[in-house]
A computed fold for a 370-nucleotide RNA from a soil metagenome, annotated as Bacterial RNase P class A.
Rfam family: Bacterial RNase P class A. Its family is annotated with ribonuclease P activity, tRNA processing and dimeric ribonuclease P complex in the Gene Ontology. From the family's description: Ribonuclease P (RNase P) is a ubiquitous endoribonuclease, found in archaea, bacteria and eukarya as well as chloroplasts and mitochondria.
Its mean pLDDT, the model's own confidence on a scale to 100, is 78.
RNA sequence: GAGCCGGCCGGGCGGCCGCGUGCCGGGCCGCAAGGCACCGGUCCGAGGAACGUCCGGACUCCACAGGGCACGGUGCUGGGUAACACCCAGUCGGGGCGACCCGCAGGACAGUGCAACAGAGAGCAGACCGCCGAUGGCACCGGUUCGCCGGUGAACAGGCAAGGGUGAAACGGUGCGGUAAGAGCGCACCAGCACCCGGGGUGACCCGGGUGGCUCUGCAAACCCCACCGGGAGCAAGGCCGAACAGGGGGAGGGCUGCCCGCCCGCUGACCCCCGGGUAGGCCGCACGAGCCGUCGGGUAACCGCCGGCCGAGAGGGAUGGCCGCCGCGGACGCAAGUCCGUCACAGAAUCCGGCGUACAGGCCGGCUC
Numbered sequence: 001g002a003g004c005c006g007g008c009c010g011g012g013c014g015g016c017c018g019c020g021u022g023c024c025g026g027g028c029c030g031c032a033a034g035g036c037a038c039c040g041g042u043c044c045g046a047g048g049a050a051c052g053u054c055c056g057g058a059c060u061c062c063a064c065a066g067g068g069c070a071c072g073g074u075g076c077u078g079g080g081u082a083a084c085a086c087c088c089a090g091u092c093g094g095g096g097c098g099a100c101c102c103g104c105a106g107g108a109c110a111g112u113g114c115a116a117c118a119g120a121g122a123g124c125a126g127a128c129c130g131c132c133g134a135u136g137g138c139a140c141c142g143g144u145u146c147g148c149c150g151g152u153g154a155a156c157a158g159g160c161a162a163g164g165g166u167g168a169a170a171c172g173g174u175g176c177g178g179u180a181a182g183a184g185c186g187c188a189c190c191a192g193c194a195c196c197c198g199g200g201g202u203g204a205c206c207c208g209g210g211u212g213g214c215u216c217u218g219c220a221a222a223c224c225c226c227a228c229c230g231g232g233a234g235c236a237a238g239g240c241c242g243a244a245c246a247g248g249g250g251g252a253g254g255g256c257u258g259c260c261c262g263c264c265c266g267c268u269g270a271c272c273c274c275c276g277g278g279u280a281g282g283c284c285g286c287a288c289g290a291g292c293c294g295u296c297g298g299g300u301a302a303c304c305g306c307c308g309g310c311c312g313a314g315a316g317g318g319a320u321g322g323c324c325g326c327c328g329c330g331g332a333c334g335c336a337a338g339u340c341c342g343u344c345a346c347a348g349a350a351u352c353c354g355g356c357g358u359a360c361a362g363g364c365c366g367g368c369u370c
Stems, first nucleotide, its partner, number of pairs: 001370009011327007019045002022042005027036003047346001051357002054355005059234004071230005076090005091105001092103004106225002111223002113219003128164002130160003135157002138153006172190006191215001193212008238284004248275004253265004291310004296305003329342005
């Protein structure tokens, strides 16, 4: 100098005014319970993402005997957790000189299916250019015992798949042998696959050795198969209290006593009395929680445990703001002292937690690589 990883902050201090919840004191209203957008004091008052609402839970109501099907989700291994698609540690594959990063990582001998374009041929493949002339036939030359024999040539039948060419992929690679030309046709080494044996690991898997036939591949984010998980809706969930007005139901019996008789009490009211449901409205849910901080202990780590300390918003007429001074930051000017300007990134609670993803001016700390 260029990079890689991890952690953290994200304006500070002071003054004045204002807003919201709670608490204390007062004032006003009310017979009281209590109420008040009346006053004063006091405590606290947005975030690392409060955001997106993408996963997972707590909580609440509804549904539910058990099992299966369908549908949806997850998908290497082990661990963490309330749970997860999250986190940690590892395995395998890929990228980078490296620190390190990325992975939608089960199964393609259960079955079905797909492989565009190009190309001769792409799913028990194929012969366009090319190579060959061993075999059969053909032409010519020579010989002939007329049956054929030898040679030369072309490439009709045919043989080949080495080389060229197409493609993401062409039925292993290199070399030697072999052959008419060739080819795992044979051999050596390498790669791959299947099987067996030994060793290591909880496991994914790794290391080593042997045998075999020479041996084609990809796609499961195509259907599918396997394993595991999953009931639905969501705080406008839901619970409690409950007027006025309207509307609904009931109104003579009750007790001793389960029934009958008996006895006792009450009642003659309906323009009244009683009951329950719902609405307006009020309260709860709702701020002590899988909480935060610190020491110690266990664990490689995620995380867990013991002890001690702390309480940090709770609206819903929806608060969390404004002004000033100093410092800090950024910009402009200036040799400098300094002056002027900006008022500062992304963004703002709404039942609560654990994650993931996304946005972010500027800055701090630690470790590591070339």